[in-house]
RNA sequence: AGCAUAUUUGAGCCGAGUCCCGCCGCGUGUCGCGGUGGGAGCGGGGGACCCACGUUUGUUGGGGCGCAUCCUGCCCAAGGGCAGGAGGGGCACCUGGAAGCCCUAGCCCGUCAGCUAACCUCGCAGGCAUUUUCAGGGCGACCGU
Numbered sequence: 001a002g003c004a005u006a007u008u009u010g011a012g013c014c015g016a017g018u019c020c021c022g023c024c025g026c027g028u029g030u031c032g033c034g035g036u037g038g039g040a041g042c043g044g045g046g047g048a049c050c051c052a053c054g055u056u057u058g059u060u061g062g063g064g065c066g067c068a069u070c071c072u073g074c075c076c077a078a079g080g081g082c083a084g085g086a087g088g089g090g091c092a093c094c095u096g097g098a099a100g101c102c103c104u105a106g107c108c109c110g111u112c113a114g115c116u117a118a119c120c121u122c123g124c125a126g127g128c129a130u131u132u133u134c135a136g137g138g139c140g141a142c143c144g145u
Base pairs, nucleotide, nucleotide: 012128013127014126018040019039020038021037022036023035024034025033026032027031041124042123043122044121045120046119051114061112062109063108064107065106069086070085071084072083073082074081075080087104088103089102090101091100093137094136095135096134097133098132099131
């Protein structure tokens, strides 16, 4: 000096997954953490007329959250695995262009749900570390004085 790991602090990214107040308890104590109650905000589902659609009866069942679907080929007894392609998503302020790279999961309902006002109901998690370049347009954090 660089890289990796751990802890703390500050700022940030994907995502709906945040903020405020009261009370109780704990701590490194004028702040923070946990529990609990309330409020605001964000997001999802169910649910009329009208409109739309029919196709369920145990079968090709159907449906929801999410970017995460579909097609082809091979292997396998099946389940599944591998390869390729199309479509979708991401590479950190936004838009457009070029090159390159990465992901395409997982979970839930339980035979049932189109849209849907009133109304009813559920969630506020989890994870992470920013490719290069051109043009245009913007924003404002931290530190120091």
This is a predicted structure of a 145-nucleotide RNA (c-di-AMP riboswitch aptamer (ydaO/yuaA leader)) from a Phycisphaeraceae bacterium.
The model forms 92% of the base pairs in the Rfam consensus.
The organism belongs to Phycisphaeraceae, within Bacteria.
It was read from a public genome assembly, where an Rfam model found it.